[in-house]
RNA sequence: CGGGACGUAGCCUAGGGGCUAAGGCGUCUGCUUUGGGAGCAGAAGAUCGGAGGUUCAAAUCCUCUCGUCCCGACCA
Numbered sequence: 001c002g003g004g005a006c007g008u009a010g011c012c013u014a015g016g017g018g019c020u021a022a023g024g025c026g027u028c029u030g031c032u033u034u035g036g037g038a039g040c041a042g043a044a045g046a047u048c049g050g051a052g053g054u055u056c057a058a059a060u061c062c063u064c065u066c067g068u069c070c071c072g073a074c075c076a
Base pairs, nucleotide, nucleotide: 001072002071003070004069005068006067007066010025011024012023013022018056027043028042029041030040031039049065050064051063052062053061
């Protein structure tokens, strides 16, 4: 430099145009226990990397851009 994949909550994943973005782990509160762990009940937490566009409607489609990873080329 060229090509490709990915980016959604603290972490890991689902959702590929249509009501308020779903689940697990973790966190917090309460109950239970002498306490811890385990269990039960509940809660908080993501405007979906950023910007623009298409559309009545975008996490989802298109463009640009940023970041990470993979492959290739070039130089050493």
The RNA shown here (transfer RNA) has 76 nucleotides and comes from a Spirochaetia bacterium. The prediction has a mean pLDDT of 81. Its Rfam family is "tRNA". Rfam links the family to the GO term triplet codon-amino acid adaptor activity.